A computed fold for a 396-nucleotide RNA from Sulfitobacter sediminilitoris, annotated as Bacterial RNase P class A. Rfam family: Bacterial RNase P class A. Its family is annotated with ribonuclease P activity, dimeric ribonuclease P complex and tRNA processing in the Gene Ontology. The sequence was found by an Rfam model in a public genome assembly.

């Protein structure tokens, strides 16, 4: 100097007029008025996960259904998140990715291709053997030119036996490579490798290395069902709750058995309130608690509503980190159909052209807007800084 990779920050200023919302202070009977101060993100967005909080006569255990998660070791209120490792995979590397538990618990699938795709099998080939043709070698006769013959070598078809080494199909073919050994072959034998069983050594573990013995065959796909472990109640601020008001105190069906004990209060026992099942609690006495459907009113106000397991920022301790503790200082939009704006004027980041330069000209600044609030992910993103770290090139 290219060219990559991870991490962070920023992503316009300045200044005048002018328009909104929240708050503080003055003022004012209100309504307003001056005046300070505060006001949209790194993603607010997707709603894809976890919580706080509210509610749901249920509450606490078990349990089933459905859902989630899925190496280990840790953080965190929690998580499908985050850190640090293992492992496998992409990249020369820095790094990046991972739906990472289990195929002997069962079902199921593996298309075409190929002989075959889960207990086998031979399409070509290769060896044997037998038949049958040929008549190149080959024997016989001939000077030759050829004629004859089929023991043997050969070729050609065919039929039996052996083979799974080699060739083809295919993601993938019954371990790989390499010797020996075979009629040709094959773990048949042998070495390394693989696999399978037994131990040892590191390590908190996942797991990684070494060794002993066995020729040893038991392929893939759970991001098909399933099985195993582990978690998980629903619904959501349009939760809720309060004040005013209004309406129809609506209808229509279901609601077994109504017992005993007491003078009676009531108590048992019986119904009921959650998917189930025990305790507890709770509500009823039959015109009942409660269950199903249909209908009607109510569209106003206020709370919820903004310091929350909080955020920022600096020190300092633990720790390989993530993250913890501890001291200090800062201080934040709360609208309510929804404000946070809008004009002008100069400088600027870049771009693009002039120009020896100084400078001049001309373009221009992504993505996109809070709605109970947070901790994550993902997914959009011109420009422009920082730091680290690969690799390849030059020089010194």
């Nucleotide at each position: 100097g290219c060219g990559g990779a991870a991490g962070g920050c920023u992503g316009g200023a300045u200044g005048a007029c002018u328009g909104c919302g929240g708050u503080g202070a003055g003022g004012g009977u209100a309504a307003c008025c001056u005046u300070g101060u505060c006001g949209a993100g790194g993603a607010a967005a997707g709603u894809c996960c976890g919580g706080a909080c509210u509610c749901c006569a249920a509450a606490a255990a078990g349990u089933a259904a459905c859902g989630g998660u899925g190496c280990c070791g840790g953080g965190u209120a929690a998580c499908g998140c985050c850190c640090g490792g293992g492992c496998g995979g992409g990249g020369c590397a820095a790094c990046c990715c991972g739906a990472c538990g289990g195929a002997a618990a069962g079902c199921g699938c593996c298309a075409c291709a190929g002989a075959a795709a889960g207990c086998a099998a031979a399409c070509c080939g290769c060896c044997u053997c037998g038949c049958a043709u040929c008549a190149g070698g080959u024997c016989g006769g001939g000077c030759a030119a050829c004629c004859g013959a089929a023991a043997c070598c050969g070729a050609u078809g065919u039929g039996g036996g052996g083979u799974a080494a080699g060739g083809g199909u295919g993601a993938a073919a019954g371990g790989g490579u390499g010797g020996g050994g075979u009629a040709a072959g094959a773990g048949c034998c042998c070495a390394c490798c693989g696999c399978g069983c037994c131990g040892c050594u590191g390590g908190c573990a996942a797991c990684a290395g070494g060794g002993g013995c066995g020729g040893c065959a038991c392929g893939g796909c759970a991001a098909g069902c399933c099985c195993c472990a582990c978690c998980g109640g629903g619904a959501g601020c349009a939760a809720u709750g309060c004040c005013a008001a209004a309406u129809a105190g609506g209808g229509a069906c279901c609601g077994c058995g109504u017992g005993u004990c007491g003078c009676a209060a009531g108590a048992c026992a019986g119904g009921g309130c959650u998917g189930c099942u025990u305790u507890u609690g709770c509500c009823c006495c039959a015109g009942c608690a409660g269950g199903u459907c249909c209908g009607g009113g109510u569209u106003g106000g206020c709370a919820g509503c903004u310091a929350u397991a909080g955020c920022c920022g600096c020190a300092u301790c633990g720790g390989c980190a993530a993250c913890g503790g501890u001291g200090c200082g800062g201080u934040c939009a709360g609208a309510g159909g929804a404000a946070u704006g809008g004009u002008c004027a100069u400088c600027c980041a870049g771009a693009g052209g002039g120009g020896c330069a100084a400078c001049c000209c001309u373009u221009g600044g992504a993505c996109a807007g809070a709605a109970u609030c947070c901790g994550g992910c993902u997914u959009a993103c011109a420009g422009g800084c920082c730091u680290u770290c690969c690799g390849c090139g030059c020089g010194u």

The organism belongs to Sulfitobacter, within Bacteria.